[in-house]
RNA sequence: GUUUGAUCCUGGCUCAGGACGAACGCUGGCGGCGUGCUUAACACAUGCAAGUCGAACGAGGACUAGAGAGCUUGCUCUCUAUAGCCGAGUGGCGAACGGGUGAGUAACACGUGACCAACCUGUCUUUGGGUGAGGGACAACCUGGGGAAACCCGGGCUAAUACCGCAUAAUGUCUUUUUUUCUCCUGAGAAAGAGACCAAAGGGGGCCUCUGCUUGCAUGCUCUCGCCCGAUGAGGGGGUCGCGUCGUAUCAGCUUGUUGGUGAGGUAACGGCUCACCAAGGCUAUGACGCGUAGCGGGUCUGAGAGGACGAUCCGCCACAUUGGGACUGAGAUACGGCCCAGACUCCUACGGGAGGCAGCAGUGGGGAAUAUUGCGCAAUGGUCGAAAGACUGACGCAGCGACGCCGCGUGUGGGAGGAAGCCUUUCGGGGUGUAAACCACUGUCAGGGGGGAAGAAUCCCGGGUAUCAGAAUACGAUACUCGAUUGACGGUACCUCCAAAGGAAGCGCCGGCUAACUCCGUGCCAGCAGCCGCGGUAAGACGGAGGGCGCAAGCGUUGUUCGGAAUUACUGGGCGUAAAGCGCACGCAGGCGGUUUGCUCAGUCCUUUGUGAAAGCCCGGGGCUCAACCCCGGAAUUGCAUGGGAUACUGGCAGACUUGAGACUGGUAGAGGCUAGCGGAAUUCCUGGUGUAGCGGUGGAAUGCGUAGAUAUCAGGAAGAACACCUGUGGCGAAGGCGGCUAGCUGGGCCAGAUCUGACGCUCAUGUGCGAAAGCGUGGGGAGCAAACAGGAUUAGAUACCCUGGUAGUCCACGCCGUAAACGAUGUCGACUAGCCGUUGGGCUCAUUUAAGGGUUUAGUGGCGCAGCUAACGCGAUAAGUCGACCGCCUGGGGAGUACGGCCGCAAGGUUAAAACUCAAAGGAAUUGACGGGGGCCCGCACAAGCGGUGGAGCAUGUGGUUUAAUUCGAUGCAACGCGAAGAACCUUACCAGCCCUUGACAUCCUCGGAACUUAGCAGAGAUGCUUUGGUGCCUUCGGGAGCCGAGUGACAGGUGCUGCAUGGCUGUCGUCAGCUCGUGUCGUGAGAUGUUGGGUUAAGUCCCGUAACGAGCGCAACCCUUGUCCUUAGUUGCCAGCACGUAAUGGUGGGAACUCUAAGGAGACUGCCGGUGAUAAACCGGAGGAAGGUGGGGAUGACGUCAAGUCAUCAUGGCCCUUAUGGGCUGGGCUACACACGUGCUACAAUGGUCGGUACAGAGGGUUGCGAAGCAGCGAUGUGGAGCCAAUCCCAGAAAACCGAUCGUAGUCCGGAUUGCAGUCUGCAACUCGACUGCAUGAAGUCGGAAUCGCUAGUAAUCGCGAAUCAGAAUGUCGCGGUGAAUACGUUCCCGGGCCUUGUACACACCGCCCGUCACACCAUGGGAGUUGGUUGCACCAGAAGUAGAUAGCUUAACCUUCGGGAGGGUGUUUACCACGGUGUGAUCAAUGACUGGGGUGAAGUCGAAACAAGGUA
Repeated sequence: GUUUGAUCCUGGCUCAGGACGAACGCUGGCGGCGUGCUUAACACAUGCAAGUCGAACGAGGACUAGAGAGCUUGCUCUCUAUAGCCGAGUGGCGAACGGGUGAGUAACACGUGACCAACCUGUCUUUGGGUGAGGGACAACCUGGGGAAACCCGGGCUAAUACCGCAUAAUGUCUUUUUUUCUCCUGAGAAAGAGACCAAAGGGGGCCUCUGCUUGCAUGCUCUCGCCCGAUGAGGGGGUCGCGUCGUAUCAGCUUGUUGGUGAGGUAACGGCUCACCAAGGCUAUGACGCGUAGCGGGUCUGAGAGGACGAUCCGCCACAUUGGGACUGAGAUACGGCCCAGACUCCUACGGGAGGCAGCAGUGGGGAAUAUUGCGCAAUGGUCGAAAGACUGACGCAGCGACGCCGCGUGUGGGAGGAAGCCUUUCGGGGUGUAAACCACUGUCAGGGGGGAAGAAUCCCGGGUAUCAGAAUACGAUACUCGAUUGACGGUACCUCCAAAGGAAGCGCCGGCUAACUCCGUGCCAGCAGCCGCGGUAAGACGGAGGGCGCAAGCGUUGUUCGGAAUUACUGGGCGUAAAGCGCACGCAGGCGGUUUGCUCAGUCCUUUGUGAAAGCCCGGGGCUCAACCCCGGAAUUGCAUGGGAUACUGGCAGACUUGAGACUGGUAGAGGCUAGCGGAAUUCCUGGUGUAGCGGUGGAAUGCGUAGAUAUCAGGAAGAACACCUGUGGCGAAGGCGGCUAGCUGGGCCAGAUCUGACGCUCAUGUGCGAAAGCGUGGGGAGCAAACAGGAUUAGAUACCCUGGUAGUCCACGCCGUAAACGAUGUCGACUAGCCGUUGGGCUCAUUUAAGGGUUUAGUGGCGCAGCUAACGCGAUAAGUCGACCGCCUGGGGAGUACGGCCGCAAGGUUAAAACUCAAAGGAAUUGACGGGGGCCCGCACAAGCGGUGGAGCAUGUGGUUUAAUUCGAUGCAACGCGAAGAACCUUACCAGCCCUUGACAUCCUCGGAACUUAGCAGAGAUGCUUUGGUGCCUUCGGGAGCCGAGUGACAGGUGCUGCAUGGCUGUCGUCAGCUCGUGUCGUGAGAUGUUGGGUUAAGUCCCGUAACGAGCGCAACCCUUGUCCUUAGUUGCCAGCACGUAAUGGUGGGAACUCUAAGGAGACUGCCGGUGAUAAACCGGAGGAAGGUGGGGAUGACGUCAAGUCAUCAUGGCCCUUAUGGGCUGGGCUACACACGUGCUACAAUGGUCGGUACAGAGGGUUGCGAAGCAGCGAUGUGGAGCCAAUCCCAGAAAACCGAUCGUAGUCCGGAUUGCAGUCUGCAACUCGACUGCAUGAAGUCGGAAUCGCUAGUAAUCGCGAAUCAGAAUGUCGCGGUGAAUACGUUCCCGGGCCUUGUACACACCGCCCGUCACACCAUGGGAGUUGGUUGCACCAGAAGUAGAUAGCUUAACCUUCGGGAGGGUGUUUACCACGGUGUGAUCAAUGACUGGGGUGAAGUCGAAACAAGGUA
């Protein structure tokens, strides 16, 4: 960050940080220091990695020197000598170190601390003693033989510091005696005796002092290196023990040398280490045994820490060296570069047989995402050998390769605005890149070139000197100091200096939020992105590119892993009423915990001491590389373990005491507590009998069913089984499950009171044990009612259901299983503490009382409120979910799944324990606001009801759908589209179609050129248009020109009723003229929000009043506006005419009048104001008076916050996209008027309340100059003619009609109705064919009041009657207005529809047109079962038995010693026994892979069927 409309919580997922032996992508200047096969412990070509010593030994070789010989006098041979060299052999030391790797190992392997009185130790240190005298061989070498080779065999010669006896011998070893000291279990040490036994090797230098020969040399002397026997130290090794040391219990039992003893063997040494015998032990829930995984530690990374993860490089230990086994040698190995055997593999081979082992350094192949040179040097450090020189040393020191990591440096610095160009963007003004560049001035790190130039070097050795020691010695030798000389792989490197030139040196990732950084273009749920949320369906800050920006920088990103964040395993530091989580309940072993008090002890605890806790690392302080990384020095730390001493409060242990916890006792007491037996009445059903007759029963309504063979009903009797009405009560009892008629017996527990006893006896409880509703199972009974299954009847689209009629298991009893429930208070048990108030059950005390009742108090239960506190909230609140203590159980995202496999239990059903793969980014709790409900309450509305008239049926008109068409232009589509846009399509309109034309265009602006504009006529053409032609030269002027118009040209542009109403503005519809919608401040709530606005009344109204943590306010309501109804005032023309006058056939016609009507301006009036009643005295309501009008008087205008992505891009405007000789423009004709059909809205009717004819009345509101058009005349008429009057209170349209008065028709398809059609006309218009209206004559269709359904209307309304207007050349049954006549009904709010308020439920919020479940079908994925198959590991039994060791053995053989000389001792070889590797057979276990088929699960786009859940979800 992410669950929601929003909120709080729970909870998971994800991100930001650090790290890495890394890898990958893009990029790459320099240096320093580090680092580099994590995979195949896979296989290895080649070279090197362990040799050395001639001062241990013999022989040999070449060289040098000398001598001799042969002679071809410069060659060969022989001998001798000294010094050096060479390599094989004998011998010594080393090769057991150093170096590599981590396969194995869960172990005394490792770490830490102890112990060995149970041990070993070459070289080295210190020290004691010795080093005498002999012997026999074997290599080399020579020779013979075998073999391809490796190599082997036989014979012969020979040396030693090689080998073997002998002598000597202790402070050695063994046996033994005595004394003594010490101690940690065995015992150990020391001293003094006795006995027995055990050793050796020489080499080198010098010298003649001693000894021997005596020139000189030695067996002499001396120095030195060795050798032998002891002791000693150091270092190294071996062994034992305490503690620590991964996961898994779906591994619960393991073990026979096993555990112990005795004895023997063996070992350096203890020990079942091995063997014989004896005993039967040993280990284990504090996790044995098994399985899986793993080298361990110092440390490394992370973290605030505690922890967690890891165990590269460096250091310590261990293990391993192709796999397995084995020993030999040796001080040391069970031996990486040794041996033997077996297996696999590779190589050589003459096929007989041999050779090999890079997990040493390089290197190769292979594996892999991935990891370097077949380099230089022993100069330094270190190692082996050697007296030494020195040799060897892939240890090591260096270099090479790799940005693999850390650290440092550079890629320039300063100035420079006309803010250049380019690029990007733009509202076209500009803005950005950006002082950035150019340009000017400067600097020189690094890299490059030239020059100079360290440190690492100290030695050893050699030469000289001095001193000391040994010695007979000035010799030789040793030691110390000193002088000189010598030695560098790196490397001509670090470093210094000079030269030149800004010259050679910047990329990578990101820019929706988290998370720093934004625009344009392209794309159009495509391509793609993505760590999570999520972007993309034509305006993408999320894809791709670009510009710009942000971040880091020689690197930057990605991937992987790990710690952190994650208090998300919670020790520090979490939880469990409803989110995941209290076992169904109890008893109880182990375990954990435990009252008061005294004493002792000192195990825990605390303090202090000593030892140890390697070095490196971390940290601190210094120092050295110019700094840093890095390195050096010192300190601190190392929280641990062991140890000596001390403290004694607390915990523990031991001993004693106490009574309050617990229990016992005594006396009371309530109870559906349990078990057994017996008894009872009501009811149901059945049976028998009686009465009685046609129905009963059942339901929403029915039917199945029962009944004339007599039911139901009713009476009597009988039978059977089960359950116990009333009492009955948030009453009682019980641990829970559970328990209900009455009586008896047996029996458990509780409570109260007393304070007699015991004296902590207690609490909890893993494993275990018992109890445990209903259903179910087994055996045997029983069976009235009820009732799964089943059957039938209904319902239904279906109905395997809900409803009905039947009905079997079962329900009941006995015995035995099962062991689960929403077994719930969804709340474990025990104890303590913490305000109150009100009920109720059992008991005690007490007050008063005649009883009953009652008051107070206390105790044990059981309920309701409620303070503090707690809680996410809801809520809990002495019966806690508060504050604490003790113990147990359980939880760690949702799904998969309480499933699979395995184990245990069960007769079965099944239970219990209990995963993983895979998949999602949520799943969830509580509360909030809405919306919704086939939830509730209150209220309203022509909503229903009560009425009146219609629609739906007919014909026609009109609109729509559909169809048709070249086109039937487009839009509007439930209410809220459909006589709607359209207040009027013949052309035009017109947007559509066909054809013919135009291309800067019909229209706007700018530029250039020309021309006045304009106009007459003719021809062609359907016309647009084209060609020709006539007349005409205008206006203003500062004389330069200008304005307007027309034509031509060029390009910018015009144009578009083309698309998007889901990019928009504006306008409109609708809910709805419904009474609502909000805000400020305050208050409440963690918060979303609530309050106000709810409540009681009232109203048409959130209208008003009262109440009230609210107080106020705004938009709505109302009022203000218009109109109408009454009156008044003013004003009287075109209107009016009472009175006066004139006049006419008649008429306000005229004079006049201003009263009336009227007109149109202004006022008045109505406010619940007055009276009575009701009501809370309020608001208000009811009734009344007065009044023209009475409770908003009637009507209109006026439409809150918002909803519907409602409608409109085709009124207009407008973003974006699209067309540009066409999607623009012009014209002619056609179409929008089509027609099987369906729907909506209307008109006219169906007739007598009527039709027709004749006559007679009364309006209002409008319109009129391209107009209304009078009178008159003509026509049957439409109309024509005519032209008066009127720019309108004047004239005209203009006859109102229904009505009324007469007449006629007489219930009929008519004298109703008028469609349709024919003929003839009129009018408008350029033009009535497609396609106008009207008139006359003729024609005379359907239709006789309309199915289901449905609409309007509450009064001047409905109904009915006509009149007018807009549009308009003409063309209304439509629309908008006007008046005339003029009703009926409303009990009422149950129901339908819509709406308002309150409340309730909710799994809905795109809001019920919502959400959502399961089967089936299809695709994909992982997984279980599965006849089996294959492989790994392993147990048991048996076979087998290489090499080797040990034993036995006399077949063969044998130098040293002994010998009586025969032989013996001892050895070798062979044979054999035991052990045993590989291998084999059989049978198990376990893991993995695979398997026809099969089971469920998960995920998928709009699939199918139903409708299970969420509202009373329609059967809670």